[in-house]
The RNA shown here (small-subunit ribosomal RNA) has 1473 nucleotides and comes from an uncultured bacterium. The coordinates come from a structure-prediction model, not an experiment, and the mean pLDDT is 83. RNAcentral holds the sequence, with entries from ENA.
RNA sequence: AGCGAACGCUGGCGGCGUGCUUAACACAUGCAAGUCGAGCGAGAAAGCCCCUUCGGGGGUGAGUAGAGCGGCGGACGGGUGAGUAAUGCGUGAACAACCUGCCUUAGGACUGGGAUAACUAUGGGAAACUGUAGCUAAUACCGGAUAAGACCACGAUUUCUACGGAUUUUGAGGUAAAAGGUGGCCAGCUUGCUGGCUAUCACCUUUAGAUGGGUUCACGUUCCAUCAGGUUGUUGGUGAGGUAACGGCUCACCAAGCCUAAGACGGAUAGUUGGCCUUAGCGGGUGGCCAACCACACGGGGACUGAGACACGGCCCCGACUCCUACGGGAGGCAGCAGUGAGGAAUAUUGGGCAAUGGGCGAAAGCCUGACCCAGCGACGUCGCGUGGGGGAUGAAGGCCUUCGGGUCGUAAACCCUUGUCAUAGGGGAAGAUGGGUAUGUGUGCUAAUACCACACAUACUUGACGGUACCCUAAAAGGAAGCCCCGGCUAACUCCGUGCCAGCAGCCGCGGUAAUACGGAGGGGGCAAGCGUUGCUCGGAAUUACUGGGCGUAAAGGGUUCCGCAGUGUGGUUUUGCAAGUUAGAUGUGAAAGCUCAGGGCUCAACCCGGAAACUGCAUCUAAUACUACAAAACUAGAGUCUAGGAGAGGUUGGCGGAAUUCCCGGUGUAGCGGUGAAAUGCGUAGAUAUCGGGAGGAACACCAGCGGCGAAGGCGGCUAACUGGCCUAGUACUGACACUCAUGGACGAAAGCGUGGGUAGCAAACCGGAUUAGAUACCCGGGUAGUCCACGCCCUAAACGAUGGAUGCUAGGUGUAGGGAUUUAAAUCUCUAUGCCGUAGCUAACGCAUUAAGCAUCCCGCCUGGGGAGUACGGUCGCAAGGCUGAAACUCAAAGGAAUUGGCGGGGGCCCGCACAAGCGGUGGAGUAUGUGGUUUAAUUCGAUGCAACGCGAAGAACCUUACCAGGGUUUGACAUCCUGCGAAUCUCUUGGAAACGAGAGAGUGCCCUCGGGAACGCAGUGACAGGUGGUGCAUGGCUGUCGUCAGCUCGUGUCGUGAGAUGUUGGGUUAAGUCCCGCAACGAGCGCAACCCACGUCUUUAGUUGCCAGCAUUUAGUUGGGCACUCUAGAGAGACCGCCGGUGAUAAACCGGAGGAAGGUGUGGAUGACGUCAAGUCAUCAUGCCCCUUACAUCCUGGGCUACACACGUACUACAAUGCUACGGACAAAGAGCAGCAAGUUCGCGAGGACAAGCAAAUCUCAUAAACCGUGGCUCAGUUCAGAUCGUAGGCUGCAACUCGCCUACGUGAAGGAGGAAUCGCUAGUAAUCGCAGGUCAGCAUACUGCGGUGAAUACGUUCCCGGGCCUUGUACACACCGCCCGUCACACCAUGGAAGUUGGCCACGCCCGAAGCCGUUACUCCAACCCUUGUGGAGGAGGACGUCGAAGGUGGGGCUGAUGACUGGGGUG
Repeated sequence: AGCGAACGCUGGCGGCGUGCUUAACACAUGCAAGUCGAGCGAGAAAGCCCCUUCGGGGGUGAGUAGAGCGGCGGACGGGUGAGUAAUGCGUGAACAACCUGCCUUAGGACUGGGAUAACUAUGGGAAACUGUAGCUAAUACCGGAUAAGACCACGAUUUCUACGGAUUUUGAGGUAAAAGGUGGCCAGCUUGCUGGCUAUCACCUUUAGAUGGGUUCACGUUCCAUCAGGUUGUUGGUGAGGUAACGGCUCACCAAGCCUAAGACGGAUAGUUGGCCUUAGCGGGUGGCCAACCACACGGGGACUGAGACACGGCCCCGACUCCUACGGGAGGCAGCAGUGAGGAAUAUUGGGCAAUGGGCGAAAGCCUGACCCAGCGACGUCGCGUGGGGGAUGAAGGCCUUCGGGUCGUAAACCCUUGUCAUAGGGGAAGAUGGGUAUGUGUGCUAAUACCACACAUACUUGACGGUACCCUAAAAGGAAGCCCCGGCUAACUCCGUGCCAGCAGCCGCGGUAAUACGGAGGGGGCAAGCGUUGCUCGGAAUUACUGGGCGUAAAGGGUUCCGCAGUGUGGUUUUGCAAGUUAGAUGUGAAAGCUCAGGGCUCAACCCGGAAACUGCAUCUAAUACUACAAAACUAGAGUCUAGGAGAGGUUGGCGGAAUUCCCGGUGUAGCGGUGAAAUGCGUAGAUAUCGGGAGGAACACCAGCGGCGAAGGCGGCUAACUGGCCUAGUACUGACACUCAUGGACGAAAGCGUGGGUAGCAAACCGGAUUAGAUACCCGGGUAGUCCACGCCCUAAACGAUGGAUGCUAGGUGUAGGGAUUUAAAUCUCUAUGCCGUAGCUAACGCAUUAAGCAUCCCGCCUGGGGAGUACGGUCGCAAGGCUGAAACUCAAAGGAAUUGGCGGGGGCCCGCACAAGCGGUGGAGUAUGUGGUUUAAUUCGAUGCAACGCGAAGAACCUUACCAGGGUUUGACAUCCUGCGAAUCUCUUGGAAACGAGAGAGUGCCCUCGGGAACGCAGUGACAGGUGGUGCAUGGCUGUCGUCAGCUCGUGUCGUGAGAUGUUGGGUUAAGUCCCGCAACGAGCGCAACCCACGUCUUUAGUUGCCAGCAUUUAGUUGGGCACUCUAGAGAGACCGCCGGUGAUAAACCGGAGGAAGGUGUGGAUGACGUCAAGUCAUCAUGCCCCUUACAUCCUGGGCUACACACGUACUACAAUGCUACGGACAAAGAGCAGCAAGUUCGCGAGGACAAGCAAAUCUCAUAAACCGUGGCUCAGUUCAGAUCGUAGGCUGCAACUCGCCUACGUGAAGGAGGAAUCGCUAGUAAUCGCAGGUCAGCAUACUGCGGUGAAUACGUUCCCGGGCCUUGUACACACCGCCCGUCACACCAUGGAAGUUGGCCACGCCCGAAGCCGUUACUCCAACCCUUGUGGAGGAGGACGUCGAAGGUGGGGCUGAUGACUGGGGUG
């Protein structure tokens, strides 16, 4: 885009079309083929009129109806598509092998005869129907005559010839015809008959035509080769029969042919064509309506009649079915028009009319006509029209959305003005009828004729189903007339609500798991419109079967193509001539009409219709051309082959020979192991192994040479030698003269494994047996070991049979090797041929890559491919001894499978490098007790969060109440808190009372500030509603903040360049660094975020300043206390200093590295702060903020009490220890950094002590906390559960606080648990570090083993980078990309689906053998019967009919087959989940 459509929702009108695609299923009822009295005989009735003897008769009806004989037509028209792959159809030819009613042409029509329907009579039968006897006619039937022409045989003759014959003209001979009807006129008489003439119709014969048919030929005409052989009247001949006609069409005989890979035979499907749909075209699909042909008419068979049939509405028979029946027997055929049932998703009225067109009959009028013309039904299609038009902004109301401002539906509506198509009502009203008929008239023709008849014209009358329709006029009124689908992308059109992987959507991709433009609804929008969507089907897009117009190295695809080679409408070198088949051009015929196209015309337009043109690209014939191809002939040598001379070689087959090695046997020497592995064991060995020496046996394979070297067609071929043998190369150019290439089918070869028979067997070695390994180990490793490996003969026929690359020929830059020849040459070099490699230009390729050995440019031939799976499976066939090979599907299922390349990630891949990563060390954890956090459990509640590293002394820098979010109970509801409004009251304070408190009840005090005197501000109480409030949910809606990789060295950009592209380059490489740090190189050049530096602290110096700090010198003191001083220390401001700067070496002379000097410090001086692009949907809605959702007398809020502190357990992090490098007692020394007014507190005093009382100083370089501890000295303890360790418990106290019961800290006395150095495992640390020691601070009323800081003492070790972990760069593989915590294979279990096999069971189709054999044609006939003609008149002849018999023969029966389907216990694999 289309449709004979269907379904869903909706539906105003008209025109033109169209309508059982399924059951060629069955059919009730009506109609669809009759007509002619001008062929023939016969011939009613009712009614009306008359007569009547009342029984009836006559007339009319009427020569009518109905029937019969006869003629023509029922072979057309109409329906359907079952069958049919050719007896068909289409196109073009042929018939010298044919027929043709009616029509046209010519000639004729003379003379006789016998019957029979109807009818009458009488029988049979239920009916259908039928018997017998009698009568009668014809255009029915029969005989004779005649014969222009026809036909037959014969003779002569013309032309052609394929010598068969065909044909022209002609002579004489033979054979076969007929029917009358009607009208008119004339004549005769027998007055209703005969004869004649004439017109017309009919009839006979015949020629030619026209029309219609029959037959034949060529070409074209679906799929399957898993259909490969078929055929016996088959193929041909001779003769005969038969036919309209040729012919095996049929028969007899003879021959053995005929068809087939260019697809016979078989199977499946199908009516064919013009056309129709689609397409740019080529094509593809299709064959409904219309038209042509064919076939069929309930299934099958058969003939009759006829011009024509083997006959839709004819006959006979068989069968199935239906109906009637008196049971004896009969009737029927809608695939005609309507209609019914059934089937189905689905397809109409039992309508009107012969008015038109056409057909049959008829002389005609006319009759018949479900052909046809019309109407009805169906939006089934198509075309046209309408549902109004103009104005109208308060942009109404209302809906929807909203950022709350507004936006949008929207000029849309209302409202004003206006029009009148369609529909409605009324009125008028065609064309289709230039035709037919009747009557009259005129003219012409025919004729003897002014009859008749025919034709033409004129006048009058008459004929329309549709239909009172089309069309026209009038009336009223916008009045009666819009829906459907869609809105994620493709694809035009977006928001809200609901829902929450549910419900649902979906053509593909895919949406939906709480913010869905994708589901459902709404608003809005988009598209089409009396329709719109959906489904189905076809073509297109699809170059996705590629003729036009594709491919095959890796995506599917080169056969093992390895060779040979037949066939092939396969392809083919140079030259000439001929021919004209292909080819080209022209002409002629045909290519039906309709349709398509073009331009006209008619319906108001259009659809539709009409006349015309063009086209129909085809086929056939004729003529012409001859370049190319073919064909024929002749020639050539460049292809191909032969010859001569050389050459290389693991080419093949057979025989012989050889040495090394393994194993075994014998003997010698010799002794305890050998062997084997990652490590072992099994195994061998004291019966003497292994080792070693000598001898022997046997089999297999041939080290070195050896090489991307050679040979071969491939598979493949390797010691030496002989015989036989194939191919190749080079040089020469003598010969042949296109002999060539390719090759379906076919033939030969064909690694390894395997099979058969017979040998052989040293080594190796499937299976098998042991030993190990392992969770297991039917494996990898080890010890053994049989087939096999070897030989001969015969099979098998497959491989990643690979260059994943078929063969042949020509052409298209080079460079460089190797092998074998040749030319030239002293040699070298150079040139050339063949073979074999590498690199590379053009070109090609999706890229990778290929590139004279093409995957380039071309030609020819062969093979193969067409999404993945199912599956190289099943079935069938074929080959094989078997294993199995070759050929080779479908159902079903998926939306991918695949190639090449890219970026990442990953690897029990590689290279380089780094890190307390390992190693080397030191100290811990894991064991104990306690503290603390977590899990778990418990509980009314044990609030919540954090969960590998990167949660667990974490949020929490401090839960008795508070905190607090949890639980129980008691209260409040505009609220504990914010803003606004109204009323009252200042606020506020005191007292009494209930209560656990919150919260109530009551009494009193108080009367402020501003003011324009209205009131106002702050505060309290009460009230109203907007609102408050929520530590309720979602960290997977978010902001912000944070952790982590990781202080790792990386992450990117611009421009350029490369690539089809993703991307690459830069950023890789060589060095170097802590570093993408720097240098060099480089199609890159630059830049940014990171690194480094800039910042802070510490280390040295200088300078400034000198109190609260300091004190060298002077004075003074208990005391830097004071005077004095600011040199020093210190404090805190500003500076200097370090940069590989200098020297030497190494290095590319670079960057840099190593060493040295100097220096307080040396190569980043040390420590901190500083965290790139990003990752983990990492953490946090409970810090805060915030979208959405949820609660609103509660999920809000207040209070009391409880809980977060529970305790069988498990884990993390710490503290204290286990002791003598210790503990204890006494004495003694040295810090830093901090904090302090609701505070730090000196000092004095009391207390054993915690602490109490009083109290100076200090908002602090001034005072205080504040004695630092480890350490040093002296004494004790002496290895023990202790003078270690301190848990636990008891008693007595202290402090804070409203309050220490649950549940704080401290003190004293007493008690004195586990613990004797911690299993597997695991953590931290590289120097002022670890370890160890104390001090301070924050939080805080109180509470520190935690956290954050501070200083004191102060080590050990690092060979090194193999390994573990993490990371960086480069490279490689990749089937991963949620990225290895990836992906993914198979069994098993379950469910479903399709399918193969299967003992069988049950259908269909087909042919065959035999039996039976209807109807019927044909044949035979001795039986029966018979009007026409003949005669010799008969029981005659000729001829015919019946019966009988025979051949053929449908259906049926029977038998064994073939093909195909359904089903089948069980079973096999497959697919999906």